[in-house]
């Protein structure tokens, strides 16, 4: 220059065929303890990496782009 994968909470991931965005771990609060830590029990946090299109209706489908990683030339 070509093509492949991949990008969702603070970190690691999940979300068959488009149809309420979740889990864990981390954070905040509580139970318990002298304290603290485990354990339980609650809670907050998301422009789905940007722009646009299709669509009733997009994390998921198409088009442009940006970042990585890995093939090729």
């Nucleotide at each position: 220059g070509a093509g492949g994968c991949a990008g969702u909470a603070g970190c690691g991931c999940a979300a068959a065929c488009g149809g309420u965005a979740g889990u864990g771990c981390a954070c905040c609060g509580g139970u318990c303890c002298c304290c603290a830590a485990a354990a339980c029990c609650g809670g907050g946090g998301g422009u789905u990496g940007g722009g646009g299109g299709u669509u009733c209706g997009a994390g998921c489908c198409c088009c442009c782009c940006c970042u990585g990683c890995c093939u090729c030339g």
Molecule: transfer RNA
Organism: Patescibacteria group bacterium